[in-house]
RNA sequence: GCGAGCAUAGCUCAGUGGUAGAGCAUCACGUUGCCAACGUGAUGGUCGUGGGUUCAAGUCCCAUUGCUCGCU
Numbered sequence: 001g002c003g004a005g006c007a008u009a010g011c012u013c014a015g016u017g018g019u020a021g022a023g024c025a026u027c028a029c030g031u032u033g034c035c036a037a038c039g040u041g042a043u044g045g046u047c048g049u050g051g052g053u054u055c056a057a058g059u060c061c062c063a064u065u066g067c068u069c070g071c072u
Base pairs, nucleotide, nucleotide: 001071002070003069004068005067006066007065010024011023012022013021018055026042027041028040029039030038048064049063050062051061052060
């Protein structure tokens, strides 16, 4: 220099153009003499960034940043 992949909650990851989710974690409550475990609920997201297409974009297109891999 060229090409490919990844980026979504604190962590690991889903998400077929139509209200952004799960598990773990955290907090509260219940249960217990206490802890753990279990149950119920809650909190938590500018979907890496900037544009474009569309009535509507996490999803499609372009550019860009970071990381990983391959080629040279």